[in-house]
RNA sequence: GGAAGUAGACUAUGCGAUCGCUGGAUCUUAACUGAUCUGGAGGAAAGUCCGAACACUACAGGGCAGGACGCUCCAUAACGUGGAGUCGCGGCAACGUGAAGGAAAGUGCAGCAGAGAAUAGACCGCCCUGUUGUUUCUUCGGAAACGGCAGGGUAAGGGUGAAACGGUGCGGUAAGAGCGCACCAGUUCUCCGGGUGACCGGAGAAGCUUGGUAAACCCCGUCCAGUGCAAGACCAAAUAGAGAAGCGUUUGAGGGCUGCCCGUCCGAGCUUCCGGGUAGGUUGCAUGAGGUGUGCGGCAACGUACAUCCAAGAUGAAUGAUCGUGGCCCUGUGGCAGGCAACUGCCCCGGGGUACAAAAUUCGGCUUACUGGCUGCUUUCACCG
Repeated sequence: GGAAGUAGACUAUGCGAUCGCUGGAUCUUAACUGAUCUGGAGGAAAGUCCGAACACUACAGGGCAGGACGCUCCAUAACGUGGAGUCGCGGCAACGUGAAGGAAAGUGCAGCAGAGAAUAGACCGCCCUGUUGUUUCUUCGGAAACGGCAGGGUAAGGGUGAAACGGUGCGGUAAGAGCGCACCAGUUCUCCGGGUGACCGGAGAAGCUUGGUAAACCCCGUCCAGUGCAAGACCAAAUAGAGAAGCGUUUGAGGGCUGCCCGUCCGAGCUUCCGGGUAGGUUGCAUGAGGUGUGCGGCAACGUACAUCCAAGAUGAAUGAUCGUGGCCCUGUGGCAGGCAACUGCCCCGGGGUACAAAAUUCGGCUUACUGGCUGCUUUCACCG
């Protein structure tokens, strides 16, 4: 210097002007009427996929069904999340990646190709027997080679496939075969050593050689009540009425006419309380498994001590719009500087870009979307010393 890997924090827009929106405080107004001050989105607020808090409902205990998860240890309030490891796979490596229990409990499934795909299979090949043909040889009895047909053996070799029932060699055999043996690989079992553990290393025994698929059924193990802030609690116009008390029904409550009285007409209910909870309002709802910094413990996730901070709360739902001027990134012409060069940096002018998306009870995660540069560490290749 090139090419890679990985982790982390951050920005994702600043300032000014004008016009607005919304929470709070103070003052003001008949009135959310106006004024002043002040708070006002995110790393994912998203998907609503997991785990919790909280609330209501249900619940003695247990089981079935159903669902989720599945190497180990640790972390955590909890998790299907995270950290550190193990093993498999990929990469020269840094590192990445895995839904990683059981296929030797049972059932099932497997396209194409291929003879055969699971207590397999004979297409070519190899070998044996019988028979037959041709040729050659012949001691004339036959023999050998090649081929046809029939029967059988064979998993060494060819070929097909993602996969063909361990591999190499020697023995063995008509030809072959773990058929036998040696070595290698695997499996199961036993022992020794290391590790908390998954597991790793080593020694030995048994020819034991057992295909794949469980995000197919299934088996084993662990966990799981349901609903969801539109939960729920409170206040409470209205309507229905469980109910209570008082007054009243020709000794006329109450109502219409009416400003009031009288009068007149109607007239059997009327009033108060209670209860209920629709509209509406308040609360839940912003101090929390909280953030930041430092120290300590731990490889880390994380824990802990101290200090410090308080940071939207709307409800058809505010947090915006326009203009100006900057910032950042990409890019074009030109100039300057550095360098052997590739190239890098700076400046003038011009062009383009500046994303994804927005709280809705609250936290911990995961996943997905997306603009831009920055920093730390690591690997590998080339060159120089």
Source information: Predicted 3D model of a 385-nucleotide RNA (Bacterial RNase P class A) from Desulfocicer vacuolatum DSM 3385. The sequence is in RNAcentral, with records from ENA and Rfam. Its Rfam family is "Bacterial RNase P class A". By type it is a ribozyme. Taxonomically the source falls in Desulfocicer vacuolatum (Bacteria, Pseudomonadati, Desulfobacteraceae, Desulfocicer).